[in-house]
RNA sequence: GGGCUGUUAUCUCAGUUGGUUUAGAGUGUCGCCUUGACAGGGCGGAAGUCACUGGUUCGAGUCCAGUACAGCCCA
Repeated sequence: GGGCUGUUAUCUCAGUUGGUUUAGAGUGUCGCCUUGACAGGGCGGAAGUCACUGGUUCGAGUCCAGUACAGCCCA
């Protein structure tokens, strides 16, 4: 330098042919309850520019282009 794959909550990951609504799960975290105190359990909450920019569309996390970053392969 070229090719491929990926980027969504703190972390690990889902997200169906682009559509009804506020984007979800586990984990972590915070509060309350339970305990003599932990652990465990129960209930509830917060946490997201869906990497960034632009485009297509009535409508984009999802499609297209570019950029950035990560991994793999080739040279």
About this RNA
Predicted 3D model of a 75-nucleotide RNA (transfer RNA) from an uncultured bacterium. The coordinates come from a structure-prediction model, not an experiment, and the mean pLDDT is 80. Rfam family: tRNA. From the family's description: Transfer RNA (tRNA) molecules are approximately 80 nucleotides in length.